[in-house]
Context: one part of a larger RNA
This record gives sequence, structure tokens and C1' cells, in this order.
RNA sequence: GCCGGCGAGUUGCUCCAGUGUAGCGAGGUUAAGGGGAACACCCCCGUAGCCGGAGCGAAAGCGAGUCCUAACCGGGCGAUUGAGUUGCACUGGGCAGACCCGAAGCUGAGUGAUCUACCCAUGGCCAGAGUGAAGCGACGGUAACACGUCGUGGAGGCUCGAACCGGUGUUGGUUGAAAACAACUCGGAUGAGCUGUGGGUAGGGGUGAAAGGCCAAUCAAACUCAGAGAUAGCUGGUUCUCCCCGAAAUCUAUUUAGGUAGAGCCUCGAGGAAUUGAGUCGCGGAGGUAGAGCACUGGAUGGGCUAGGGGCCGUUACCCGGUUACCAAACCCAACCAAACUCCGAAUGCCGUUCACUCGUAUCUCGGGAGGCAGCGCACGGGGGAUAAGCUCCGUGCACGAGAGGGAAACAACCCAGACCAUCAGCUAAGGCCCCAAAAUCACGGCUAAGUGACAAAGGAUGUGGAAUUACACAGACAACUGGGAUGUUGGCUUAGAAGCAGCCACUCAUUUAAAGAGUGCGUAAUAGCUCACCAGUCAAGUGAUUCUGCGCCGAUAAUUAACGGGGCUAAGCCGUGUGCCGAAGCUAUGGGUUCGCGCGGUCCUUCGGGACCGCCGAGCGGUAGGGGAGCGUUCCAUGCAGCGUCGAAGGUGCACCGUAAGGUGAGCUGGAGCGCAUGGAAGUGACUAUGCCGGC
Repeated sequence: GCCGGCGAGUUGCUCCAGUGUAGCGAGGUUAAGGGGAACACCCCCGUAGCCGGAGCGAAAGCGAGUCCUAACCGGGCGAUUGAGUUGCACUGGGCAGACCCGAAGCUGAGUGAUCUACCCAUGGCCAGAGUGAAGCGACGGUAACACGUCGUGGAGGCUCGAACCGGUGUUGGUUGAAAACAACUCGGAUGAGCUGUGGGUAGGGGUGAAAGGCCAAUCAAACUCAGAGAUAGCUGGUUCUCCCCGAAAUCUAUUUAGGUAGAGCCUCGAGGAAUUGAGUCGCGGAGGUAGAGCACUGGAUGGGCUAGGGGCCGUUACCCGGUUACCAAACCCAACCAAACUCCGAAUGCCGUUCACUCGUAUCUCGGGAGGCAGCGCACGGGGGAUAAGCUCCGUGCACGAGAGGGAAACAACCCAGACCAUCAGCUAAGGCCCCAAAAUCACGGCUAAGUGACAAAGGAUGUGGAAUUACACAGACAACUGGGAUGUUGGCUUAGAAGCAGCCACUCAUUUAAAGAGUGCGUAAUAGCUCACCAGUCAAGUGAUUCUGCGCCGAUAAUUAACGGGGCUAAGCCGUGUGCCGAAGCUAUGGGUUCGCGCGGUCCUUCGGGACCGCCGAGCGGUAGGGGAGCGUUCCAUGCAGCGUCGAAGGUGCACCGUAAGGUGAGCUGGAGCGCAUGGAAGUGACUAUGCCGGC
């Protein structure tokens, strides 16, 4: 890992509530116990007790009333008003382990120092080599000591290095040869050394040259058993089928926030019922949002006017006067801003509505059962954030959640559309119609040349189409070419120089002209030189400027070719118009199933309330949590079938047939002794998943 088996809402309670059903009924019922009978059953007795039949009051108490009160014309709770009770079954709750598995832990009683820590007692072990302390001797030396030299000597948690003890570094090993090893390397190696044997210390305790280390491969509190099925608001798992309905992820509260309670939302039952409810039109209301505005409150720009303040001047003890390209309240003009501004003020929405129209109980009350209180995306209105986030917090709607199908290449939420079943029938939606790939290489009119289409901004550009305004132009424009472009004058100043062209000044003059600036740019040290404006000629028809707009261009740098789904496309791109077709589980057609309907008809039953079945009609039938309903199958029990079975039971196996499903039936083979059907009853009653448990392979 696979296969097989096992594996989770149970049981008890004279506890509570509800529903169904049965008995009796103003009553109902027995408990313990006893008697009878008897393999458990059952029959009878037993009225103690319990519930109901009357309530009110704290109570005494009174009583269809009673309590409050001195007392009600008052108020509270009752009566006036509808039956209960006892079993059984089911549903939910309570108390119990209470659907199952799962802690880390806590407590008690014990077992452990054969591992290891430390201690006690008694033993054992340490090749070899080196160094050479004290002491001692001799000699030297001293007043004597000291001291020195040479010997001798053999000290040391001394040195090197085996055994022994250790474990520094690297490599290997890492389902190992090994649950700590191997190789090489390395530390100690007469000491706080290593080691044998025997003994001691025990779990909040020991021992510890101290690492929370070690105390039997276990240690921030060992191990075993017990309390014990500890507790687990947490995680996982929870087993057959079909039918009807179908949520929520909100509010409030919470030592509360991933839990829970009440409410909202779902379901089932009962009740009664009225214009109850919902929508639309009309009508009647409340309101201060969007927008707008500046009348208030504030903000804020320019101008005017003008207090006040500052500067400067005069004067000066103080005062005072003049002036000002300074600041500036209030006021005026113009133009603005505001969630916590409003002189104004919608659309929607909200409330009401005798009446109108549509739906037709959708509304309401009571009761049983829930789930849910982690939501999420999109659009719109907002707060927070950075007018960030697949961000966060509200509101309104939709979707997903719990929704399949078609489109968007793929893609919970976007677009279309809500799947009862079947069909080798049809029509459409979104989206599409060259090929992949169903349907137009469809028609007409434009645009684009960028493969734009098939990502992007500020900004930039004689791209190109359209619309418009304006200027010049056959009295000749624009461009090009030819020629001119002068004089006072080198204007004045400045300057070494400044001559159109470093800079400054100007009321930038004037003359000759067809025209020519006291000069547009290049240039020179300054001149010179080239050129422009301007003018004429040649030529001959349009040429400039600006605005709006369509489609394009640049801007454009990333890791796969990788920003059309691909091929490929100049339309098979974009804009506009039109006709057709394709296209879904939508709609239609045909057949079938099922639910609901005081919708119709028929048959049967009936406790006369109604119920069962058949046919037709109408409306429905996506679905998670969850509620309700109806069934299938397994084991056992009771009763019936003079049931089946060695002429072959159960089980196994592959087939065939039947049923909407769970499932059922038949024959064959296998197997070799039990089994079924009907009606009831009772459950150890259904497994693919719990890193489930056990076994086999």
C1' cells in the first nucleotide's frame, strides 16, 4: 500500500416538555407487597401515594372569589370558557462517560542506583624515555651566617609517549555494520588518576567540580498500576435509498470575540381569519442627502475705501504734525471653499391610504425541531488608507456560498441562463460565423498601414481622414533661381579697440529709393567677408496660419516564443447600416415520473369528520447546514405457510431479467447442511476515509 473483518447518538431514571396512538373518563392510575398460575409471560388483590377536579393571600384565613385597604366607583391574580389521566412509541431536554477516538497533565499506592551521579568499605593498574626541587657531601667563601661551584639525591595535579581513560577536528555513515559507530587526527597518562567487587542515597525526592546534567535507549519532576471512559468551548471521523421545503455567516449580551444565550432568517404541526400581506398607479405626509449657494458659522484671493499698527521726516518733557510701492480690522466690489456651514434644495427611498388594478394566504398567533452568529466577490453611495491593495469598515443590490449548463482560451463571483427524466426533433440568449471549431471568406459605406488591432501616462511630431475660421494670391502669391540690400555713419556713450552684430543710451532719426533695420544670424583683435529682413525680375496656381475632431506614430527596458487561445489575417482590424445562420441542461415539441391543489369525475371503505385508489386539469420538482415524509436491506424473536432443502440449504461466482433508488428474482457452476416467505416485534442494523484497530498478502 491493497484486500478482508471490526469500528461512532446508546442505555438507565414513577425526571421534564411536545407529538402520535390506545384504555378509562370528572375522573385516571396504582407502588412496595401479597395470592394464583407458570422456564421468565400472564391473571387477581393491594387506593399508601401521584395528577386532575378552585382560587387568592407571606400567612392566619376566606372561597367563585380572594389579596391590597379604614374602604372601593379602584387595581392584581383567578372564575365566568374548551378534560383529564395512565400506558406504549417517537422527538427534544435534564442527570449520568451520554456520538466515537485523541491530550499535555493532577493525585494515590508501589517498583527501580545491574545504566548513570555522588559517597563508604576492600582490592587492582599505570611500558619506556626526559627534566633534575629540597636535603646531603666536598670545595670555594664569610667574623660567623649567607652565598657560589661541583657532586650526590630523586621532588613534581613536571615534560615526551604506550597500555588505560577521554572525545579536538575532518571525512564517511544517516531505511547505518551501529537507536551515537568507523577511519585519520587529537587531549590526559603519579593523579582532583583509572578500575574490579560489595554496599548506601528514591521521585518535588536523590545525586550533581552546575550542563537542568544524571537517576535502566525515558527527566523543568522516572517507571508501573489505580482514581479513569480525568477534562478537551479544540482537531479528526460518524456507515442504506428516494421524495418535499430550505437557511445563516446579522443584532443584543457575554473574563466575550473560532464558544454560548435571546432575537432575525429555515422547517413541521395546530388555529382562526379580515381587502391580513406584497407589488403598481393615484393621493396625503415627514425629511435636509445629491446638487447648489454664501443669507449665518468659519476658511480664502485680488481690488477699493478706511480705523489701527510699523517705517521715515519735522518737532519734542508729554502731546503733536507731515509722509509712505509696508501690515491691516470693519465696510464695499469681483471671484471662490466646507462631513461636523445653509437663504435654498431634488431624484430615489420611507410612512399612511376609504378607493383602483395585479398576485392569491404569500400575512398573523401558538407550539415541536433546527442550523447559523469565521463569509466572500462584483456594481453603486461613503469612512479609514496614499481619491494604494485580491486591503479594511458600513450601506443598497446581485452572485458565489448552497448553482450545474453556454460565453469570457484556461478562470467560485463577470455576461447569458436557474438542471424532474428521456429523445439521432425544433427556436433562441450571451457570444460568435477563414482553419483548428458549429455557423457569412455575407452585402453596402467609410477609416487604419501602425501587424495598430492583439497592455500603459505625462509629453512630443509637416502620419493621415473629416469639419471650420483666417491671411496672401493671375494687379502673379508660396517655394526655388538671378540681381539689389545703399547714404549721413565707424549713430552717441563706453572702450586698448566696439565700425549693424561685447555692453549701455534713444522720443531707433533722417536721406536716396523699386527696396534696404542705426540691423536676423555666422564671422573679425577691430575692420573685412557670408547671410537675413525688405525690393525687383524669371516662373505660373494655389500657398500659409489657427481651432475642433476620427484612426494611427514615438514615448515602450526582464528573465519560456509567453501581452491575438494558436494557425494565420491588410481584413479574418476599427466605425456605421443591413440580411441570414450557428449557439445552452433557457424556450418549444413528444413521451414518462413525482409533489401540491375544500379543481373535476369515477370506484371502494367509513367511526359519516373523512380516507384509499384510478383518470383528467392546473401549478411546481438546482440545492450545503438543517426540518419534514416514505421506503430498502441485515441479525434475532413470535405466529402462520402439513413452506423449501443431500433429487443439494446458506455462502461463493460470472450472467439474464424486474424495480425511480436502497434492492429483488431466475437458471448454470461451486459449495455440502441448513434456509425462506407473510404479518408483527426487538436491535450489538448498513463504512472508503478517523496519519482508525486487528489479520492476511
Molecule: large-subunit ribosomal RNA, domain II
Organism: Binatia bacterium (SeqCode)